[in-house]
RNA sequence: ACCGACAACGGCAAACCAUUCGCAAGGAUGGGACGCAAAGCCAUGGAUCCGCUUUCGGCGGACCGCCAGGCUGCCGAAG
Numbered sequence: 001a002c003c004g005a006c007a008a009c010g011g012c013a014a015a016c017c018a019u020u021c022g023c024a025a026g027g028a029u030g031g032g033a034c035g036c037a038a039a040g041c042c043a044u045g046g047a048u049c050c051g052c053u054u055u056c057g058g059c060g061g062a063c064c065g066c067c068a069g070g071c072u073g074c075c076g077a078a079g
Stems, first nucleotide, its partner, number of pairs: 002079001003076002011036002016031006034065001040071003044068003048062006
């Protein structure tokens, strides 16, 4: 360095609920845990979703816990 343990210290937080923002997708805060070795960050390429529209195209938006990609990070068993 790769790698990922019935290791250790910890971390994050799905669905759902409450409040709130948004036309919506969806976001935020609190509760709550389905799970996660990057479930840390990035919307860059796809996928999916929403809105508008002069409609099979276009424009704008959402989503990183869908798949890839980029940057960074704790620990140190076996190999």
Annotation: A computed fold for a 79-nucleotide RNA from Syntrophaceae bacterium UBA6252, annotated as c-di-GMP-I-GGC riboswitch aptamer. Its mean pLDDT, the model's own confidence on a scale to 100, is 89.